[in-house]
This record gives sequence, structure tokens and C1' cells, in this order.
RNA sequence: UGCGUAGGCCAGAUGACCGCGGGCACAGGGCCGCAAGGCCGUGUUCGAGGAAAGUCCGGGCUCCAUAGGGCAAGGUGCUGGCUAACGGCCAGUAGGGGCAACCCUAAGGAAAGUGCCACAGAAAUGAAAACCACCGCCAUAAAGCGGCAAGGGUGCAACGGUGAGGUAAGAACUCACCAGCGGUCAGGUGACUGGCCGGCUAGGUAAACCCCACCUGGAGCAAGACCUAAUAGGAGGAGCAUGACGCGGCCCGCCGACUCCUCGGGUAGGUUGCACGAGGCGCUAGGCAACUAGCGUCCCAGACAGAUGGUCAUCCAUGACAGAACCCGGCUUACAGGCCUGCGCACUAU
Repeated sequence: UGCGUAGGCCAGAUGACCGCGGGCACAGGGCCGCAAGGCCGUGUUCGAGGAAAGUCCGGGCUCCAUAGGGCAAGGUGCUGGCUAACGGCCAGUAGGGGCAACCCUAAGGAAAGUGCCACAGAAAUGAAAACCACCGCCAUAAAGCGGCAAGGGUGCAACGGUGAGGUAAGAACUCACCAGCGGUCAGGUGACUGGCCGGCUAGGUAAACCCCACCUGGAGCAAGACCUAAUAGGAGGAGCAUGACGCGGCCCGCCGACUCCUCGGGUAGGUUGCACGAGGCGCUAGGCAACUAGCGUCCCAGACAGAUGGUCAUCCAUGACAGAACCCGGCUUACAGGCCUGCGCACUAU
């Protein structure tokens, strides 16, 4: 210097004028409304994102509600740690990709059982199989009988692999190396790794059913609470203390009085929930890290047919993806341009 890789930050800026929404202080007059309530004034201050998107996970909060156990159903799936929790994050292990830094994994069990492996092929049932070839007998050929699974063919895959010996030709028949499996010793919290012994060799598939381990009430801010206003405390029927309703499905248990169906009547508005949080930032300590603890400091949007727009001037990167609606932690997706840091590879110079 170039290429790559892992991570962090910004997401146009400044000034003036006019216009929106919230908070706080002052003022206490006017307007709207039956009311509950709301609006207008002056000053000051704050005002969309890294994804606000998707609604894919996890929770907080509210109600059912006094709320237990089991089955079913669903979710996760290597180990350890972090966290309120997670299917997230961090660090490892195994396998795979890459020269490497790094990246990916739907990563428990096939010897509990049941399925599936089309076609091709002799054969894809736990141990099944002999097409071609090879060898032996007849014998010199065909045919027949016997041996064989090492060679060839088919296939994603053929019952351990490679090399040598041995054999009539062959085969763990023997030896060496290796893979899986089993046993044992050592290291590690653990996944696992390494050494030694054993000839035991039981295909693949669980993103098939299943088995195993762990986890899981439901509904949702249009949850819920309050105020004001209106109406019919209506009519008929069914169930029910031999237990209504309640628990997403079922059973047991608990509770203890209403529940459901049909017809008919009334229903407009306001306040709250609503932002002080598993909060942001800085420092110190611990930890490889995720993160935790302590100290200090700050308040940083709360709309409700739904707030930040317009004009001018200057700079400039000529501006992408794109707008909160109960809140938070993640994941995924979209994205113009700019800045910073670590590491790897190649080249060059000193």
C1' cells in the first nucleotide's frame, strides 16, 4: 500500500422568523360542554430510530382468580457460564469451509420399537445376496457341480478401509497402519481428549413416527380502573346444592350460586393506565468474555383521525432504509454516504 476478516460510531449541520405537541412556573380572565371535563394567555424547557419495520421469541404489567395435581398438546436439544427470561449472548468441545484471521451447524438416541431407501443392481429384511469375472473337478471346449466376495459392473450408499503376506482362487486367515465399537488408566466442572488392550465390525435416515432430558395456565393497553349521561331491575325457555360458573382440551381436586338460549330496549363523552425505567452516561473493582457490584451524575417523546412543518441564508457527505402509540431484552429483514479500532494474507521499503 492492497485485499480480507471481526467490532464500534454518525445517519446532515448552524443561525433567524412563523407554525405544531408535552412538562414546569405564573396568571385566574375568556370560550366550549347538560355534566364529567376541556381549550385559550405569559415565561421557560423538552420533542421519533438503528432499525421506530417484521410480529418471530422471551418477559414486565393488568385481568380471569381462591388456583393445586395429572394426562394430552406444544417448545428447546453438544458442554459450561450470563440474564428477569429466551429459540438470545459469551466461552469452549466435535464436525465442516477457508492459506489464515475467522465463519457455519436442525450438534441427544438407529443395540427400545415401527417405517422409508424409487430406479438401477445378484442383493438395500439385524446376518441379505451371486450378474460378469477368478479358481478347482470332469478334460482340451460347451454344459454341469463345487469354492469365492479380494477384481469389475449398478447405485448416494453394498456388512470396516489401505498395503503386504498367504491361498487352487480367496477371506482378519496372518501382520502393519487407520476408522468405528467395547474395556481400562490419566487430564478436564463438563462436552470431550490422550495412552494401552481387545479382532467385536451391528448401512443410511429421527428437518420420519418414536424414545430420552429440560421447559410451558389463558387473554391482552381495544388489558384494566374511575367519572358523567342514557335505558326496560323487560318477556319467554332450559340447566343447577345428586353442585351453576370458574380452570385454552380432558380427568381428579378446590370453590360455592348463578349460567346459557331466543325475542326486545338503551349506549354519547371524559379522565386515568401513560412513562423514574430489569433506565442512560462516567469511573473503580472482579471476570478470557457475556456480564456483575459499588460510587457519582442526568431525566432524554407521550400523540388520541393521532405532534416536529414552512421560508431564508451559509456549510457540506448532495443525503439511503425509513415515523413511537403499554414498556423492555433479543432475533430477522432493509439501508446512500462517512469515520475509527483490532487481527490475517500478499507486496514493497528501512
The RNA shown here (Bacterial RNase P class A) has 350 nucleotides and comes from a Bacillota bacterium. Model confidence (mean pLDDT): 78 of 100. Its Rfam family is "Bacterial RNase P class A". Gene Ontology terms of the family: ribonuclease P activity, tRNA processing and dimeric ribonuclease P complex.